[in-house]
Context: one part of a larger RNA
RNA sequence: CUGGGCGUAAAGCGCAAGUAGGUGGUAAGAUAAGUCAGAUGUGAAAUCCUUGAUCUUAAGUCAAGAACUGCAUUUGAUACUGUUUUACUUGAGUACAGUAGAGGAUAGUAGAAUUCUAAGUGUAGGGGUAAAAUCCGUAGAUAUUUAGAGGAAUACCAGUAGCGAAGGCGUCUAUCUGGGCUGUAACUGACACUGAGUUGCGAAAGCGUGGGGAGCAAACAGGAUUAGAUACCCUGGUAGUCCACGCUGUAAACGAUGAGUGCUAGAUAUUGGCUUUUUGUCAGUGUCUGAGCUAACGCAUUAAGCACUCCGCCUGAGUAGUACGAUCGCAAGAUUAAAACUC
Numbered sequence: 001c002u003g004g005g006c007g008u009a010a011a012g013c014g015c016a017a018g019u020a021g022g023u024g025g026u027a028a029g030a031u032a033a034g035u036c037a038g039a040u041g042u043g044a045a046a047u048c049c050u051u052g053a054u055c056u057u058a059a060g061u062c063a064a065g066a067a068c069u070g071c072a073u074u075u076g077a078u079a080c081u082g083u084u085u086u087a088c089u090u091g092a093g094u095a096c097a098g099u100a101g102a103g104g105a106u107a108g109u110a111g112a113a114u115u116c117u118a119a120g121u122g123u124a125g126g127g128g129u130a131a132a133a134u135c136c137g138u139a140g141a142u143a144u145u146u147a148g149a150g151g152a153a154u155a156c157c158a159g160u161a162g163c164g165a166a167g168g169c170g171u172c173u174a175u176c177u178g179g180g181c182u183g184u185a186a187c188u189g190a191c192a193c194u195g196a197g198u199u200g201c202g203a204a205a206g207c208g209u210g211g212g213g214a215g216c217a218a219a220c221a222g223g224a225u226u227a228g229a230u231a232c233c234c235u236g237g238u239a240g241u242c243c244a245c246g247c248u249g250u251a252a253a254c255g256a257u258g259a260g261u262g263c264u265a266g267a268u269a270u271u272g273g274c275u276u277u278u279u280g281u282c283a284g285u286g287u288c289u290g291a292g293c294u295a296a297c298g299c300a301u302u303a304a305g306c307a308c309u310c311c312g313c314c315u316g317a318g319u320a321g322u323a324c325g326a327u328c329g330c331a332a333g334a335u336u337a338a339a340a341c342u343c
Base pairs, nucleotide, nucleotide: 004314005313006312007297008296012311014201015200016199017198021194022193023192025088026087027086028085029084030083031082033081034080035077036076037075038074039073040072041071042070049065050064051063052062053061054060091191092188093187094186095184096183097182098181099180103177104176105175106174107173108172110154115149116148117147118146119145120144121143125136126135162169163168206247207246208245209244210243211242215241216240220236221235222234223233258310259309260308261307262306263305266288267287268286269285270284271283272282273281274280292299293298316343317342318341325336326335327334328333
């Protein structure tokens, strides 16, 4: 290489858009590049193979044949692929009419709670724990009432629910805005799928500049526990958590399951449409069990079944996702990515 694989054994890029490339619906015509058939030429000799001959035999040597699976030219075939012309509507898109939604961005907004401040009432405790202590409190705490400040998050509804490509998204209102689904079957007429590079998005933590800072809380301090306790528990507490702009680009970024299309039994629940309101239909979201698959577990129309197209990735364990080099980054580091050696 051929081949075999990727839910859990090694292996699906975190997700998308999309260039090159690869692949591509139905019908008819043309062409004959691929494809197939024939002919001609060539394909040195030796070698290999077959049949003989010859050294007594063998190896060897010699002769003839076959072969040289290739290339070129030429004559045909036209099913498939390609190219081209014409047409079609099922794929794809558009239009119109509806529809659900924590989809996104910006600006506002509401109530509960925590903390703090001021004032009133009130008096000796409060807090915390398994038990305590550190801590707060007669300079009046805790509790309670009123008023105010400020930041962050949105109880119930809430769901096995919904939306989004993924990350993710939850008070309410307005503005701007993306996508989906259903119905009609009016329009375009293959406009499609995938996608190396590339580009964009991408939780948390972290970084830069400037704000903000209620609660929580790495680091840190103290109190406990303990043989010790650089912990678990308690009292405090700074970065951070929040906002704006920029960077970082990673996660058990998980369904540990790439995207697309078609086909293959059912039962049941649920969300959104349509409908003749039904044992209907389309699109999702779950559970259960068949055929089939699987090493088993399990998957099972939301496939891990049966097939096709395209991409990514794997090839014993450790060394190691490391070194070196390169690219990116302010840094932290990220990406790419070995070997010696050991078993």
Molecule: small-subunit ribosomal RNA, central domain
Organism: Cherax quadricarinatus